Predicted 3D model of a 488-nucleotide part of an RNA (small-subunit ribosomal RNA, 5' domain) from an uncultured bacterium. The RNAcentral record of the full RNA draws on ENA, Greengenes and SILVA.
Context: one part of a larger RNA
């Protein structure tokens, strides 16, 4: 000398941009943050003279595995980077061939209970794109022969034979649906090389442990996991334990080399009160799902329920410290819908905070051998200082007034009457911080006497202090100045 997600003293005009719990993954009062769909379905209401709209609790579909937070676990195929085989992929897409017959139920409702509530029970009735039977099957599974490639084997292929598997319709008059199979996309799950902190005052670790053979499981490989064999495997190239830690792209500094660092943006990973466990599903082992167990907060008529802000605000608490319980769906995006549309605290804007970058002002010009007032003075004079007044202009931005977008493609604008432009009035409203003993730019006088007190280092103060404490006058930087802390 650079930097900071910084704090603190002092001061603080205006914009544009980015940025804001780094500490208790501490505790959460209260509103939102995930729904749609009546062109799957029955039923109930409300509007109408009616046709015919309109709302909906409920079955059913799609979505809730996405976005959004946070880093607590994690030294590890977690990331990074190159590779691979034995996999699945909802919506989207390309091609192919289908979309025949039928059947039992339930919820909704009606009754009649139970319960403080949460919710529950029984008895009838109902529909469906919900649930089930058959029926059809190029191509699809799945056994048997078989061809051919392979030394045998695995396997891969070629015919043939038995087996076994689908579907849903809706509103309309042209659409959107179902079913199977064969491709694309796209995503994801596995498998390796290599490379990822420190401790030796951690030297040995391992029994499902290392291999196999059979087998079970899985979308798939694989001790994943069983049964049985065999007795291996890892390790001074640092196992194994400890302690620390999300990991990269980056970022900071540095002439590189390197050191630190992982806020904000991006990609992946783990987590969602703690632990555990599965259901559903193309896809969790699932933050605003569900079950158990655990601490805790609630309600209770003491049987029994209910919760989970590391979502966005917004409370208390930690703490040197970090913001509104705003607005809007107008743009992008996302989810449902045939559509109109609805949801969306993502996201786009507004607030608040000189936290940081950068712009820009707070006047320009003229003005005395130089007013007055401070300081010093050898008492002549010096200096503040062209600085002021004066005198002559200009008006950026703030301020008033008035016009007013782009962002949107016909239509739709939260911001916002914003941004810009025009006018209006006056220099008018806008300067302060830290330093002057070397290092280090910048010096006197006064107090004050090793006291008060200064310090980064060296060191200053015990009556003449350029170093304490004010005052003039210097110097530096500037809306900030200096201090602390971290780091190069």
């Nucleotide at each position: 000398g650079g930097a900071c997600g910084a704090a603190c003293g002092c001061u603080g005009g205006c914009g544009g941009c980015a940025g804001g719990c780094u500490u208790a993954a501490c505790a959460c009062a209260u509103g939102c943050a995930a729904g749609u769909c009546g062109a799957a379905c029955g039923a109930u209401c409300c509007u109408u003279u009616a046709u015919a709209g309109g709302a909906u609790a409920g079955u059913g579909g799609c979505a809730g595995a996405c976005g959004g937070g946070u880093g607590a676990g994690u030294a590890a195929c977690g990331c990074g980077u190159g590779g691979g085989a034995a996999u699945c992929u909802a919506c989207c897409u390309g091609g192919a061939u289908c979309u025949a017959c039928g059947g039992a139920a339930u919820a909704a409702c009606a009754c009649a209970g139970a319960g403080a509530a949460a919710u529950u029970u029984g008895u009838g009735c109902u529909a469906a794109u919900a649930c089930c039977g058959u029926a059809u099957a190029c191509g699809c599974c799945c056994c048997u022969u078989u061809u051919u490639a392979g030394u045998g084997g695995a396997u891969a292929u070629u015919a043939a034979g038995g087996g076994g598997g689908a579907a849903a319709g809706a509103u309309u008059u042209a659409u959107c649906g179902g079913a199977u199979c064969c491709g694309g996309a796209u995503g994801a799950g596995c498998c390796c090389g290599c490379g990822u902190u420190g401790g030796a005052u951690u030297a040995g670790c391992u029994a499902g442990u290392u291999g196999g053979u059979g087998g079970g499981g899985u979308a798939a490989u694989g001790g994943c996991c069983c049964a049985c064999c065999a007795a291996g495997g890892c390790g001074a190239c640092g196992a194994u334990c400890u302690a620390u830690a999300g990991c990269u792209g980056g970022u900071c500094u540095g002439a590189g080399a390197g050191g630190a660092u992982g806020a904000u943006c991006a990609g992946c990973c783990a987590c969602a009160c703690u632990g555990g466990g599965a259901c559903u599903g193309a896809g969790a082992c699932a933050c605003g799902g569900c079950c158990c167990a655990g601490a805790c907060u609630c309600c209770u008529a003491c049987g029994g329920g209910a919760g989970g802000c590391a979502g966005c605000a917004g409370u208390g608490g930690g703490g040197a410290a970090u913001a509104u319980u705003g607005g809007a769906c107008a743009a992008u995006g996302g989810g449902g819908g045939a559509a109109a549309c609805c949801c969306u605290g993502a996201u786009c804007c507004a607030g608040c905070c000189a936290u940081g970058c950068c712009g820009c002002g707070u006047g320009a010009g003229u003005g005395a051998a130089g007013a007055a007032g401070g300081c010093c003075c050898u008492a002549g004079g010096g200096u503040u200082g062209u600085a002021a007044a004066g005198c002559u202009c200009u008006u950026u931005c703030a301020a008033c007034g008035g016009u007013g977008a782009a962002g949107a493609u016909a239509a739709u604008g939260a911001c916002g009457g914003u941004a810009a432009c025009c006018g209006u009035a006056g220099a008018a409203g806008a300067a302060g911080c830290c330093c002057c003993g070397g290092c280090u730019a910048a010096c006197u006088u006064c107090g004050u006497g090793c006291c008060a007190g200064c310090a980064g280092c060296c060191g200053c103060g015990g009556u003449a202090a350029u170093a304490c404490g004010a005052a003039g006058g210097g110097g530096g930087c500037u809306a900030g100045c200096g201090u602390u802390g971290u780091u190069c």

It matches the Rfam family "Bacterial small subunit ribosomal RNA". Rfam links the family to the GO terms structural constituent of ribosome and ribosome.